[in-house]
RNA sequence: GGGCGUGUGGUCUAGCGGUUAUGACAUCGCCUUCACACGGCGAGGAUCCCCAGUUCGAAUCUGGGCACGCCCA
Numbered sequence: 001g002g003g004c005g006u007g008u009g010g011u012c013u014a015g016c017g018g019u020u021a022u023g024a025c026a027u028c029g030c031c032u033u034c035a036c037a038c039g040g041c042g043a044g045g046a047u048c049c050c051c052a053g054u055u056c057g058a059a060u061c062u063g064g065g066c067a068c069g070c071c072c073a
Base pairs, nucleotide, nucleotide: 001072002071003070004069005068006067007066010025011024012023018056027043028042029041030040031039049065050064051063052062053061
């Protein structure tokens, strides 16, 4: 340099173009306990990597970037 793939809360992850973007772990609060842990209930937390485009409507489709991974040179 070329080709392919991936990018979604702190981490991992689901998500046929249309409900309020899903769940787990973690964090915080309450209950439980003499305490802690486990467990139960609840809460907060993501403008979906960035910029454009298509569309009535984009996390999703298209183009260009950026980062990472794999392959080729």